[in-house]
Context: one part of a larger RNA
RNA sequence: CUGGGUCUAAAGCGCCCGUAGUCGGUUUUAUAAGUCCACUGUGAAAUAUUGUCGCCUAACGGCAAUGCGUGCAGUGGAUACUGUGAGACUUGAGAAUGGGGGAGGAUAGGAGUACGCUCGGGCUAGCGGUAAAAUGCGUUGAACCUGGGCGGACUCCCAGAGGCGAAAGCGGCUAUGCAAAACAUGUGUGACGGUGAGGGGCGAAAGCUGGGGGAGCAAAGGGGAUUAGAUACCCCCGUAGUCCCAGCUGUAAAUGAUGCUCACUAGAAAAUUCUAUACCUUUGUGGUAUAGAGUUUCCCAAGCGAAGGCGUUAAGUGAGCCACCUGGGGAGUACGAUCGCAAGAUUGAAACUU
Numbered sequence: 001c002u003g004g005g006u007c008u009a010a011a012g013c014g015c016c017c018g019u020a021g022u023c024g025g026u027u028u029u030a031u032a033a034g035u036c037c038a039c040u041g042u043g044a045a046a047u048a049u050u051g052u053c054g055c056c057u058a059a060c061g062g063c064a065a066u067g068c069g070u071g072c073a074g075u076g077g078a079u080a081c082u083g084u085g086a087g088a089c090u091u092g093a094g095a096a097u098g099g100g101g102g103a104g105g106a107u108a109g110g111a112g113u114a115c116g117c118u119c120g121g122g123c124u125a126g127c128g129g130u131a132a133a134a135u136g137c138g139u140u141g142a143a144c145c146u147g148g149g150c151g152g153a154c155u156c157c158c159a160g161a162g163g164c165g166a167a168a169g170c171g172g173c174u175a176u177g178c179a180a181a182a183c184a185u186g187u188g189u190g191a192c193g194g195u196g197a198g199g200g201g202c203g204a205a206a207g208c209u210g211g212g213g214g215a216g217c218a219a220a221g222g223g224g225a226u227u228a229g230a231u232a233c234c235c236c237c238g239u240a241g242u243c244c245c246a247g248c249u250g251u252a253a254a255u256g257a258u259g260c261u262c263a264c265u266a267g268a269a270a271a272u273u274c275u276a277u278a279c280c281u282u283u284g285u286g287g288u289a290u291a292g293a294g295u296u297u298c299c300c301a302a303g304c305g306a307a308g309g310c311g312u313u314a315a316g317u318g319a320g321c322c323a324c325c326u327g328g329g330g331a332g333u334a335c336g337a338u339c340g341c342a343a344g345a346u347u348g349a350a351a352c353u354u
Stems, first nucleotide, its partner, number of pairs: 004325003007308002012322001014202004021195003025089007033082002035078008048066007092192001093189001095187001096185003104178001106176004111155002115151008126137002163170002207248006216242002221237004259321006267299001269297012281284001303310002327354003336347004
């Protein structure tokens, strides 16, 4: 000199794309808008400072000089940085090519066990359920064994702090389109980039509208228990719903409670993907070791932090951009507005109180 914060105290939008804005790699040259220098003009008076003078002194006042007025305008110059114009570059970014990896997404078609129902056969008095029971099911033959058929949902093992995806999320098999990331090459483009107010899109579950479907499970509801009561926990049933198609809703402890991008700053131990080299080899889409790059865990130096802890995947050190916070309650309420079929969502106070 600069410096408030946002994992857990208030505070990172659920996630992405992107408009305006803002910030922007290396280099040459021009310009001189920003920037810097000199000069000129202007920048009222009062107030201020210094000197001096006038009242006895001070206060007060006169005069002079200085300062202030941090600025504006003009003229002339400087050119490092920023801007602007023109040109060049390849490290950022993107493209291309190559072989791999993946529950990434969409559509379609097969499959599998279990479960339920149904038809046939066998068997006979129980089954089921609980801490114990009862409601319930059963001689109109259940439960159990067995053969056939139908139905809907789900996808054992593999399965792993393993993988993929922006997040939400994604797990049987096969096929066909689509998409993303990493690695390798260094063949093209040549700053084309970062962030992103508004805006647009995606967005679990529940819920809503219309049409299907309905095996199991199961809000509500009915019954049986328990209990002082039992609008519950336990048991028997059971409707929405859960599933599919088309639309809406737009919220979650949407969590890593940690915004995105870039650079820099000791190491140790693992997993996983690609690549290179060497060796082994049963010659395979194989194994081992070392190295490089990416991702994901874990332990710690420095540093940071109120501490817990974080620690090259930072909560360390810096840069750019956005969002958000300002005691508790009232209150995510009221009112208004926008959106929605509704439920409600978004935006979002105050009085008062402490």